This is a predicted structure of a 481-nucleotide part of an RNA (small-subunit ribosomal RNA, 5' domain) from an uncultured bacterium. Rfam family: Bacterial small subunit ribosomal RNA. The RNAcentral record of the full RNA draws on ENA, Greengenes and SILVA.
Context: one part of a larger RNA
RNA sequence: GGAUAAACGCUGGCGGCGUGCCUAACACAUGCAAGUCGAACGCGCUGAGUGAUCAGCGAGUGGCGGACGGGUGAGUAAUACAUGGGUAACCUACCCCAAAGUGAGGAAUACCGGCGAGAAAUCGCCGACAAUACCGCAUAUGCUUCGCGAGAAGCAAAGUCGCAAGACGCUUUGGGAUGGGCCUGUGGCCGAUUAGCUGGUUGGUGGGGUAAUGGCCUACCAAGGCGACGAUCGGUAGCUGGUCUGAGAGGAUGAUCAGCCACACUGGGAUUGAGAACGGCCCAGACUCCUACGGGAGGCAGCAGUGAGGAAUUUUCGGCAAUGGGCGCAAGCCUGACCGAGCAACGCCGCGUGCAGGAAGAAGGUCUUCGGAUCGUAAACUGCUUUUCUCGGGGAUGAAUUUAUGACAGUACCCGAGGAAGAAGCCUCGGCUAACUACGUGCCAGCAGCCGCGGUAAUACGUAGGAGGCGAGCGUUGUCC
Numbered sequence: 001g002g003a004u005a006a007a008c009g010c011u012g013g014c015g016g017c018g019u020g021c022c023u024a025a026c027a028c029a030u031g032c033a034a035g036u037c038g039a040a041c042g043c044g045c046u047g048a049g050u051g052a053u054c055a056g057c058g059a060g061u062g063g064c065g066g067a068c069g070g071g072u073g074a075g076u077a078a079u080a081c082a083u084g085g086g087u088a089a090c091c092u093a094c095c096c097c098a099a100a101g102u103g104a105g106g107a108a109u110a111c112c113g114g115c116g117a118g119a120a121a122u123c124g125c126c127g128a129c130a131a132u133a134c135c136g137c138a139u140a141u142g143c144u145u146c147g148c149g150a151g152a153a154g155c156a157a158a159g160u161c162g163c164a165a166g167a168c169g170c171u172u173u174g175g176g177a178u179g180g181g182c183c184u185g186u187g188g189c190c191g192a193u194u195a196g197c198u199g200g201u202u203g204g205u206g207g208g209g210u211a212a213u214g215g216c217c218u219a220c221c222a223a224g225g226c227g228a229c230g231a232u233c234g235g236u237a238g239c240u241g242g243u244c245u246g247a248g249a250g251g252a253u254g255a256u257c258a259g260c261c262a263c264a265c266u267g268g269g270a271u272u273g274a275g276a277a278c279g280g281c282c283c284a285g286a287c288u289c290c291u292a293c294g295g296g297a298g299g300c301a302g303c304a305g306u307g308a309g310g311a312a313u314u315u316u317c318g319g320c321a322a323u324g325g326g327c328g329c330a331a332g333c334c335u336g337a338c339c340g341a342g343c344a345a346c347g348c349c350g351c352g353u354g355c356a357g358g359a360a361g362a363a364g365g366u367c368u369u370c371g372g373a374u375c376g377u378a379a380a381c382u383g384c385u386u387u388u389c390u391c392g393g394g395g396a397u398g399a400a401u402u403u404a405u406g407a408c409a410g411u412a413c414c415c416g417a418g419g420a421a422g423a424a425g426c427c428u429c430g431g432c433u434a435a436c437u438a439c440g441u442g443c444c445a446g447c448a449g450c451c452g453c454g455g456u457a458a459u460a461c462g463u464a465g466g467a468g469g470c471g472a473g474c475g476u477u478g479u480c481c
Stems, first nucleotide, its partner, number of pairs: 001481004006477005013351006019344002021309001026307003030304003035064003040061002043058006071263003081187007090180002095176008103137001105135002112127006142155005159168003189235003196226003201223008238260004242253004265285005287298004315341001317340003323337001324335004354384004364375004388422001389418006398408001425470005430451003436465005446453002
């Protein structure tokens, strides 16, 4: 000098775009953050109708989605990440392409009704009933297993809407796309005041397990495997694209944005599913809450918000209008993702706080050799302008679709009126380093980045005048180059 997720002191007019718990992965009151489908299914309730029925609501069965999106960086030095390969050792719901099929039956169960237990959470017994829920049977383009082969054995399905045409589905298979699993080469921290480490350890065979290879697991056999090219151990740390600096080489760093990983009160476990668990389940623990003391409920490292910690970090806001996501034939519903607004000079950028004229160089301040010098064209005064500001009027793009639909927002922007009107500070002035005098103080009070100032004329302390620098900021401190 540059940079900063900054903080502190003094000061503070506006706009645009960004950014905002770096500390306690500390504990959390309250609200919201994942639902949706009646065109899968039966039932109950409400309203309308004489009725058939229609419209709506509710819990439940069922389907799809809650594995995405959002948060955090505790752990992890390698089951991670980056980059390049391999998979003849693998999986992939929804989507696309193609082929074939969708026949005939059955038995349950929730909701519901009856009875009962409990403070509650919730639960038990009996009875009836539905499905795109469940189970056989048939068929097999095919797929799987066995077999050298011929071949043999096994394995499917669901309907709904519509007057219909048809549409949406369902089953099996092949291919694609997308997303993943596993293996492997190379690369990127510190310590030798850590030198030896290792028993499923290293390899083989048989078996098990997985979507799949493999000591992944198990039985037996062999005795191997790693290491000064740093094993093992200890410390620290999420990794990367990037970011900062630098002429570069390099050094430092990993906030925001993007990719990957890991975690979800702590530890463990399975279930469902194509795929696994932040707002699912079970067990144990710590903590908090309710209780009729028998027993129960909870998990903000989602968005706001609270306490605590801290030098320090925001609203318990608006909207689904846009983009995107889930469900649905659709209408639509949900969406603290997102889009916006609010707060904060926290950062970057832009604008303004007037412009021109004006010497009796006014008054006043300061200094003075008392002549004057300086603040200083500065002010007053005269003329002008209105960016901004205030008020009034008009008023968007963002909306796709010649209809409707805008949170932002009566915002941006445009026009008119008014009036210089409402808007300047901070640091420094001994040398480095741009900028000097007076008074006060008297090794005191104090200053200070280094050298050093202060003990009676201090350009170095404090105040005043003046000057220099930067300017809605300025200075200090921390950190990096």